[in-house]
Context: one part of a larger RNA
RNA sequence: GACGAACGCUGGCGGCGCGCUUAACACAUGCAAGUCGAACGGGUGGCUUCGGCCAUCAGUGGCGAACGGGUGCGUAACACGUGAGUGACCUGCCCUUGUGUGGGGGAUAACCCGGGGAAACCCGGGCUAAUACCGCAUGAGCUCUCCGGGUCGGACUGGAGAGGAAAGCCGCUUUACGGCGGUGCGCAGGGAGGGGCUCGCGGCGUAUCAGGUAGUUGGUGAGGUAACGGCUCACCAAGCCGAUGACGCGUAGGGGGUCUGAGAGGAUGGCCCCCCACAUUGGGACUGAGAUACGGCCCAGACUCCUACGGGAGGCAGCAGUGGGGAAUCUUGCGCAAUGGCCGAAAGGCUGACGCAGCGACGCCGCGUGCGGGAGGAAGCUCUUCGGGGUGUAAACCGCUGUCAGGAGGGACGAAGGUCCCAGCGAGGAAAUGCGUUGGGGAUGACGGUACCUCCAGAGGAAGCACCGGCUAACUCCGUGCCAGCAGCCGCGGUAAUACGGAGGGUGCGAGCGUUGUUC
Numbered sequence: 001g002a003c004g005a006a007c008g009c010u011g012g013c014g015g016c017g018c019g020c021u022u023a024a025c026a027c028a029u030g031c032a033a034g035u036c037g038a039a040c041g042g043g044u045g046g047c048u049u050c051g052g053c054c055a056u057c058a059g060u061g062g063c064g065a066a067c068g069g070g071u072g073c074g075u076a077a078c079a080c081g082u083g084a085g086u087g088a089c090c091u092g093c094c095c096u097u098g099u100g101u102g103g104g105g106g107a108u109a110a111c112c113c114g115g116g117g118a119a120a121c122c123c124g125g126g127c128u129a130a131u132a133c134c135g136c137a138u139g140a141g142c143u144c145u146c147c148g149g150g151u152c153g154g155a156c157u158g159g160a161g162a163g164g165a166a167a168g169c170c171g172c173u174u175u176a177c178g179g180c181g182g183u184g185c186g187c188a189g190g191g192a193g194g195g196g197c198u199c200g201c202g203g204c205g206u207a208u209c210a211g212g213u214a215g216u217u218g219g220u221g222a223g224g225u226a227a228c229g230g231c232u233c234a235c236c237a238a239g240c241c242g243a244u245g246a247c248g249c250g251u252a253g254g255g256g257g258u259c260u261g262a263g264a265g266g267a268u269g270g271c272c273c274c275c276c277a278c279a280u281u282g283g284g285a286c287u288g289a290g291a292u293a294c295g296g297c298c299c300a301g302a303c304u305c306c307u308a309c310g311g312g313a314g315g316c317a318g319c320a321g322u323g324g325g326g327a328a329u330c331u332u333g334c335g336c337a338a339u340g341g342c343c344g345a346a347a348g349g350c351u352g353a354c355g356c357a358g359c360g361a362c363g364c365c366g367c368g369u370g371c372g373g374g375a376g377g378a379a380g381c382u383c384u385u386c387g388g389g390g391u392g393u394a395a396a397c398c399g400c401u402g403u404c405a406g407g408a409g410g411g412a413c414g415a416a417g418g419u420c421c422c423a424g425c426g427a428g429g430a431a432a433u434g435c436g437u438u439g440g441g442g443a444u445g446a447c448g449g450u451a452c453c454u455c456c457a458g459a460g461g462a463a464g465c466a467c468c469g470g471c472u473a474a475c476u477c478c479g480u481g482c483c484a485g486c487a488g489c490c491g492c493g494g495u496a497a498u499a500c501g502g503a504g505g506g507u508g509c510g511a512g513c514g515u516u517g518u519u520c
Stems, first nucleotide, its partner, number of pairs: 001519003005516005012367006018360002020325001025323003029320003034063003039060002042057006070278003080202007089195003094191008102136001104134002111126006142163008168183006204250003211241003216238008253275004257268004280301005303314004331357001333356003339353001340351004370400004380391004404461001406456005414447001419442008464509005469490003475504005485492002
């Protein structure tokens, strides 16, 4: 000098930050991931011109739930950082290019009936729909095989054969057939963004750890994967690593950064950002573009809860909150108005992400607690050589100002986009809806009657803490008498102590001041 601090004394206001460093201990309660009726059939309620429509509920189906949020256990490792490689790879939604979207089938939940169970929930029978499921057709520059070109090789490329796809919905127009617009769906190519894998280099303590290793090291073949690989397996060989520190043990998430320092360096990784790991402990896979999945599933363990004793339920290292541990760390708040995310054509819904508010001098910064005048100078206190000195212009008193706090009134920015209405223009169409674009208008704020502004009153409500022997700025009196005590070091105290305790005075900082801890 610094701090996510704590403790003691003290404490007026505001802005911006920060706030379990310990028990990855256990958790009551509420909330934290849903959404779509423009994919589908029903139940209930309402309306009906009986065509149907509206609202809502559970279900089928789709997308999301792998993001966002938390924590630092584990990990000394390609985990991270940095630079490369991938002729060894994947990629939903988004952008872009090309092309297709034909024709069929069988089920099943909801629902109805019956049954079992204390419950959680489960079983049987019957009916039904789809953008759910399954064939068929078509089919490329896609996949596989074969034959060539090409390359070091499997990049790239020519030919033949085989395989192999889909789904509709909404609106406009039309007597109808149909046409048009929008949005979906399939296949293939490219992109963007995201990820997997590999390698060089870099960043720790210990040698009182010196040898380690059997899938071990390599090969052949096979399996597996999106993909290379001893990743896995069979067989074969006997290798591979190591004083340039293998192996073991201990410790630890890594980085951007942060603190300190002239720098070199040392220490550190809280808040914020990137990456990793984890989600009661251990193991496992399923679904999926993506997980081996915090608020999914299965098994085992510990723990808690319910039970009719047969059996079930649970996982705050999400936000708040509770107990416990601890020197120590906050509200069971408001709002989706903004930003962002998911779903939806949209309206909109959800969002403890986020935006705000609350608590805490925990930190940084700003402001105030008044300003001017006022005596050779009150009182009190204190010292005294008893003359006087100090506190001290300090107070009183006179004049003034009005920050903050208080009262009254006014009162925001953050709101624009999207959407609806009106008007115009444009591309394209037979037309219409729709699409693009311009202008005008309507509604939308948690914070918040907050910030800010104006006015009112009135010095009124707002100063402490440590130190004063030397280092080190600041001195006297009394008490005490090696006692009581002080102390960072040197050292003070045994009868005049500037060093203990009190007082007066002084010094330093100031809404803080000291102490302790840690680090440079």
Molecule: small-subunit ribosomal RNA, 5' domain
Organism: uncultured bacterium